[in-house]
Context: one part of a larger RNA
RNA sequence: CCCCCGCUAAGGAACUCGGCAAAUUUGCCCCGUAACUUCGGGAGAAGGGGUGCCUCGGGUAGGGUGAAAGGGACUUGCUCCCGAUUAGCCCGAGGAGGCCGCAGAGAAACGGCCCAGGCGACUGUUUAACAAAAACACAGGUUCCUGCGAACCCGUAAGGGGACGUAUAGGGGCUGACGCCUGGCCAGUGCCCGAAGGUUAAGGGGACGGGUUAGCCGGUUUUAACCGGCGAGGCUCGGAACCUAAGCCCGGGUAAACGCCGGCCGUAACUCUAACGGUCCUAAGGUAGCGAAAUUCCUUGUCGGGUAAGUUCCGACCCGCACGAAAGGCGUAACGACCUGGGCACUGUCUCGGCGGGGGACCCG
Numbered sequence: 001c002c003c004c005c006g007c008u009a010a011g012g013a014a015c016u017c018g019g020c021a022a023a024u025u026u027g028c029c030c031c032g033u034a035a036c037u038u039c040g041g042g043a044g045a046a047g048g049g050g051u052g053c054c055u056c057g058g059g060u061a062g063g064g065u066g067a068a069a070g071g072g073a074c075u076u077g078c079u080c081c082c083g084a085u086u087a088g089c090c091c092g093a094g095g096a097g098g099c100c101g102c103a104g105a106g107a108a109a110c111g112g113c114c115c116a117g118g119c120g121a122c123u124g125u126u127u128a129a130c131a132a133a134a135a136c137a138c139a140g141g142u143u144c145c146u147g148c149g150a151a152c153c154c155g156u157a158a159g160g161g162g163a164c165g166u167a168u169a170g171g172g173g174c175u176g177a178c179g180c181c182u183g184g185c186c187a188g189u190g191c192c193c194g195a196a197g198g199u200u201a202a203g204g205g206g207a208c209g210g211g212u213u214a215g216c217c218g219g220u221u222u223u224a225a226c227c228g229g230c231g232a233g234g235c236u237c238g239g240a241a242c243c244u245a246a247g248c249c250c251g252g253g254u255a256a257a258c259g260c261c262g263g264c265c266g267u268a269a270c271u272c273u274a275a276c277g278g279u280c281c282u283a284a285g286g287u288a289g290c291g292a293a294a295u296u297c298c299u300u301g302u303c304g305g306g307u308a309a310g311u312u313c314c315g316a317c318c319c320g321c322a323c324g325a326a327a328g329g330c331g332u333a334a335c336g337a338c339c340u341g342g343g344c345a346c347u348g349u350c351u352c353g354g355c356g357g358g359g360g361a362c363c364c365g
């Protein structure tokens, strides 16, 4: 010097990002317990008092368990009733007086508490080895698909799961107890319904055209052969009209589908502001509720509260850079090793250190 532990005057969070750590509290009995509340809770709320031993009432009051002898009843039995508020056994207060110590739950085990806010309803689940959470799940809500050889999933298939289930069932998506609610837009994208018209593939269809040439015509050194033209049939290459599905175009529906939910100018007899008006654009221009918020840049916004002093916190305001209604909105009792602010208690966190115990470090081996 390091680690673990014990104690510490006075002060008591001045420490620090933050009471991190430590301390306080702690069992049992009694008294007594607020707001709020889904009437269950909140509650061990909070806050108090008691606690050992001896003697006496007295093993009392009271509580638990619970026979037998004997008797009775009949439906005869491992029966029922009386006996019986019983016996026996077990548990066991309250009260009065007294005794000792600093201290009586004498050690150990053994909640610190309260107020307010955010998030998530809750118990649960999770990153095995840096994250336990406001993340996941969750009952509940809603929507879409699925009629059964179901949809969907695994598999090339056979086959299997779904399910030895059958729409009060099964699968997928979103939301996430409960309460009050969930506004406008279907123009775009998606999905669903429609089928008259337009477009449209392979395929069908073959008008027509190309290549090849038996033959015919003409030409050349007549005959062999060659050149030019026409060209049946076959083979072959190309191919228009026309017929023709879904889809797309088209018509409609659908937002707890993906999503979206305006701008400028003017106006009231102080001023300010604008219920009001004008105009442009749009599919429609953000309703309720909430709001400097887990969201606010400007920003430590402004006002109020709390402090001697408060970029945090709480309550308001609303100018919402850039909340907003199931990627739910706003509340909410209870719950939380969650996050934030405040307070009481308590303390070596600190002022600011000190002392002690144990183990290392150091020396020898």
Stems, first nucleotide, its partner, number of pairs: 001360008010351002014349001019346001027051005036041001038177001052099005062091004070082004074077001100104001112344007119336002124136002140175007152161003178331004183261003188258002190254005197249003203243002208238006215230006262280005289323001290320001301317005